[in-house]
RNA sequence: GCCGUUGAUUCGCUGAAUCCGAGCACGCUCGGAGCGGGGGACUUCCCGGUGGGGUGAAUGGGCCGGUCCGGUCCUAGGGCGAUCUUUCACGUCCGAACCCGUCAACUAACCCCGCAAGCUGUUUUGAAAGAGGAG
Numbered sequence: 001g002c003c004g005u006u007g008a009u010u011c012g013c014u015g016a017a018u019c020c021g022a023g024c025a026c027g028c029u030c031g032g033a034g035c036g037g038g039g040g041a042c043u044u045c046c047c048g049g050u051g052g053g054g055u056g057a058a059u060g061g062g063c064c065g066g067u068c069c070g071g072u073c074c075u076a077g078g079g080c081g082a083u084c085u086u087u088c089a090c091g092u093c094c095g096a097a098c099c100c101g102u103c104a105a106c107u108a109a110c111c112c113c114g115c116a117a118g119c120u121g122u123u124u125u126g127a128a129a130g131a132g133g134a135g
Stems, first nucleotide, its partner, number of pairs: 012119003018033007034115006051103001052100004060074006077094005083131007
């Protein structure tokens, strides 16, 4: 000097999942702001149904197989491409998972809950309009 791997920090990305204060058992508890979600328009009993519903972009279809399930192709829809927003073009990726438990249309008052988890790489695809910033 080059190549590869691993770890940490910072920046950055998906997402609501951030910030502040107090206490003290030092990593938890409580509170607040902010963001996000749910419930909310009689009651009780019995019977029936291929019940019904929620968060999320994640819905629907074709083909194949060993048809419980798996593979593959497409798709509604969604993310990323580095100052931010929007539009257009181009490229690329996702198109899951989980929960409630016979129950819930919407919704004012009102009530309840969450603030997780995971990941990238070294100057980064362009154009237009607006905003902001630097010189």